[in-house]
RNA sequence: ACUUUGGAGAGACCUGUAAAGGCGCCGAAGGGGCAAAGCGUAUCGAAAGAUGCGUCCAAUCUCUCAGGCAAAAGGACAAAGU
Numbered sequence: 001a002c003u004u005u006g007g008a009g010a011g012a013c014c015u016g017u018a019a020a021g022g023c024g025c026c027g028a029a030g031g032g033g034c035a036a037a038g039c040g041u042a043u044c045g046a047a048a049g050a051u052g053c054g055u056c057c058a059a060u061c062u063c064u065c066a067g068g069c070a071a072a073a074g075g076a077c078a079a080a081g082u
Stems, first nucleotide, its partner, number of pairs: 001082006011023001013022003024069003030065001031063003038055007
């Protein structure tokens, strides 16, 4: 990477012939944001170390851009196989 299986949440809301629009919501495609430790640097110190600044930095956390809110499709993740 491929195949199979399992796989949540939230209005079958309103308007409209439809396309769409409106209001209310969800977080598990994708995307954005942040932690500790580490590293660098400056100051103090004999040292150990302390403090400041920077760098690095994940998620099922968070944002809700995208996506989604009956079924279908999709779906992070998990199991088995190749």